[in-house]
Context: one part of a larger RNA
RNA sequence: UGGAGUCUGAAAGGAAGGAUCCCUUAGUACGAGAGGAACGGGGGUUCGGAGCCUCUGGUCGACCGGUUAUCUGACAAGGUAUGCCGGGCAGCUACGCUCUAAGCGAUAAGUGCUGAAAGCAUCUAAGCACGAAGUGCUCCUUGAAAAGAGACUCCUUAGGGCACCGCAAUAACAGCGGUUUGAUAGAAGCGAUGUGUACGCACCAAGCUUCGGCGAGGUGUUCAGCAUGCGCUUACUAAC
Numbered sequence: 001u002g003g004a005g006u007c008u009g010a011a012a013g014g015a016a017g018g019a020u021c022c023c024u025u026a027g028u029a030c031g032a033g034a035g036g037a038a039c040g041g042g043g044g045u046u047c048g049g050a051g052c053c054u055c056u057g058g059u060c061g062a063c064c065g066g067u068u069a070u071c072u073g074a075c076a077a078g079g080u081a082u083g084c085c086g087g088g089c090a091g092c093u094a095c096g097c098u099c100u101a102a103g104c105g106a107u108a109a110g111u112g113c114u115g116a117a118a119g120c121a122u123c124u125a126a127g128c129a130c131g132a133a134g135u136g137c138u139c140c141u142u143g144a145a146a147a148g149a150g151a152c153u154c155c156u157u158a159g160g161g162c163a164c165c166g167c168a169a170u171a172a173c174a175g176c177g178g179u180u181u182g183a184u185a186g187a188a189g190c191g192a193u194g195u196g197u198a199c200g201c202a203c204c205a206a207g208c209u210u211c212g213g214c215g216a217g218g219u220g221u222u223c224a225g226c227a228u229g230c231g232c233u234u235a236c237u238a239a240c
Stems, first nucleotide, its partner, number of pairs: 002155006011142004017047008030035001048100005056094004063087005068081005089229001103137003110130004163179005184238003187234005192228004200221005207214002
């Protein structure tokens, strides 16, 4: 800088690639033989870089379960020892997954063509052609405050901010979504996922017994109970 949105790309940054092996070329070229390449093509490995979490592994003090000591009189349910142990979704991650080309331009040393000065010769003086992991593009990121201050589309008081509810966004700031014309967050329900079969009751029962009982454990009820940072549904709560 009238507002909103979409761009261009001056300029800046990056190292985004490095190495190695195998097959083929080929038992070819070369060589008397012995031996024995390369240009090119294809496929791996490893180091580095970027991204991601489907798989594998880790973590997971959200969560579920087991268990020791002790406390709440007992059961149940819990507290404490930031107890110990077995699992573990999301998230975050690497030990996991994906991608990490080819080419073009101008050149260096160097190799040449034509070619005089200098009737010859000469890559050079005029002219022309090649030539490197180097250099400029190609690739990624930032980037209209690039003062030569850009362009395009729409609008002509459009719009923006505050506030509130939030987030795959977050040090602050910022960014993104929603605000009843609503699924933005919570809650509830359903699903999915985790743990692994709750309490109570009934039955069975090792063993103990003062013969009255007590009873670890097991089976059934019960893929239960509990939980949820996920998905969907529902305006119940809060977006005034």
The part of an RNA shown here (large-subunit ribosomal RNA, domain VI) has 240 nucleotides and comes from a Candidatus Nanoarchaeia archaeon. The prediction has a mean pLDDT of 83. NCBI's taxonomy places the organism under Archaea, Nanobdellati, Nanobdellota, Candidatus Nanoarchaeia. The RNAcentral record of the full RNA draws on ENA. Its Rfam family is "Archaeal large subunit ribosomal RNA". Gene Ontology terms of the family: ribosome and structural constituent of ribosome.